[in-house]
This is a predicted structure of a 350-nucleotide part of an RNA (small-subunit ribosomal RNA, central domain) from a Phycisphaerales bacterium. The organism belongs to Phycisphaerales, within Bacteria. It matches the Rfam family "Bacterial small subunit ribosomal RNA". Its family is annotated with structural constituent of ribosome and ribosome in the Gene Ontology. Its mean pLDDT, the model's own confidence on a scale to 100, is 88.
Context: one part of a larger RNA
RNA sequence: CUGGGCUUAAAGGGUGCGUAGGCGGGCCCGCAAGCACUUUGUGAAAUCCCUCGGCUCAACCGGGGAAUUGCAGGGUGGACUGCGGGUCUUGAGGCAGGUAGAGGCGGACGGAACUAUCGGUGGAGCGGUGAAAUGCGCAGAGAUCGAUAGGAACGCCCGUGGUGAAGACGGUCCGCUGGGCCUGACCUGACGCUGAGGCACGAAAGCGUGGGGAGCAAACAGGAUUAGAUACCCUGGUAGUCCACGCCGUAAACGAUGCGCACUGGAUCGGAGCAACUCUCACGUUGUUUCGGUCGUAGGAAAACUGAUAAGUGCGCCGCCUGGGGAGUACGGUCGCAAGGCUAAAACUC
Numbered sequence: 001c002u003g004g005g006c007u008u009a010a011a012g013g014g015u016g017c018g019u020a021g022g023c024g025g026g027c028c029c030g031c032a033a034g035c036a037c038u039u040u041g042u043g044a045a046a047u048c049c050c051u052c053g054g055c056u057c058a059a060c061c062g063g064g065g066a067a068u069u070g071c072a073g074g075g076u077g078g079a080c081u082g083c084g085g086g087u088c089u090u091g092a093g094g095c096a097g098g099u100a101g102a103g104g105c106g107g108a109c110g111g112a113a114c115u116a117u118c119g120g121u122g123g124a125g126c127g128g129u130g131a132a133a134u135g136c137g138c139a140g141a142g143a144u145c146g147a148u149a150g151g152a153a154c155g156c157c158c159g160u161g162g163u164g165a166a167g168a169c170g171g172u173c174c175g176c177u178g179g180g181c182c183u184g185a186c187c188u189g190a191c192g193c194u195g196a197g198g199c200a201c202g203a204a205a206g207c208g209u210g211g212g213g214a215g216c217a218a219a220c221a222g223g224a225u226u227a228g229a230u231a232c233c234c235u236g237g238u239a240g241u242c243c244a245c246g247c248c249g250u251a252a253a254c255g256a257u258g259c260g261c262a263c264u265g266g267a268u269c270g271g272a273g274c275a276a277c278u279c280u281c282a283c284g285u286u287g288u289u290u291c292g293g294u295c296g297u298a299g300g301a302a303a304a305c306u307g308a309u310a311a312g313u314g315c316g317c318c319g320c321c322u323g324g325g326g327a328g329u330a331c332g333g334u335c336g337c338a339a340g341g342c343u344a345a346a347a348c349u350c
Base pairs, nucleotide, nucleotide: 004321005320006319007304008303012318014201015200016199017198021194022193023192025088026087027086028085029084030083031082033081034080035077036076037075038074039073040072041071042070049065050064051063052062053061054060091191092188093187094186095184096183097182098181099180103177104176105175106174107173108172109171110154114150115149116148117147118146119145120144121143125136126135162169163168206247207246208245209244210243211242215241216240220236221235222234223233258317259316260315261314262313263312266295267294268293269292270291271290272289273288274287275286276285277284299306300305323350324349325348332343333342334341335340
């Protein structure tokens, strides 16, 4: 170097964009770097191997050959890779016309609930639990009616549904904006795939500054329970949860399954299109494209299972694994305001 692996045994980077690099469609012409054949020089001797010989044999020694798989030069070949030129359209992109959607950002508005305050009615309890108590209430609570204020979240529709690269996204309307899918085959003509570094995005919690604060609620206080109860239950309650701007950069960031392409029986359900048929329409049937599920053949798998959304059969590129503990730790570096993140050992031990 080759050879093994990564759903659950160790192992897919949280996700995307993309630099270098690696890899890359059909046809024609050329070059000859890789490649093949041939030839020349060189590849010291000894050693190894073959053969012949010398010590009575052998070890040992001598002669000859082969080998030295390499390097350099010349010649020939032109399939494949490469390089140069030309060309093509199926990969990729564009264009035109449609189409669905909680995709993103900003703004405006809405109703229910909740809490507080004020007013009316009313008059002794309310609340809470397994049972209670703390708590609230004659200074009028709870209940009920009305008004006002506030913040957060948007029931039903809602789905086995949809969108997004992932995180994630759900009241209504308006504005701005990204992507997908379908049909046409009009344009470009390989413009492609992957992607070390890099850059961007990235739940919750947490941090900084300023606001906001209804409900909920770490910490905290009290009441219970208990042998104890720094808990589970109850009454309160501050950060926080919300907004703006700036950080953090983690997760069971999960399909525990990287991305792309091609190929390999089916059945069935749902979303979004297109076409054909039924005189027409609703509907339906069939075909086709795409997305999301379920079952299952072959195959695969240790099995569970997987099975065109592969974990099947192949190719390209990246990431990662190599017994358990020590340890995702120490040290160093780097990033961060900090918390800490990333990178990442060893002794020792089983």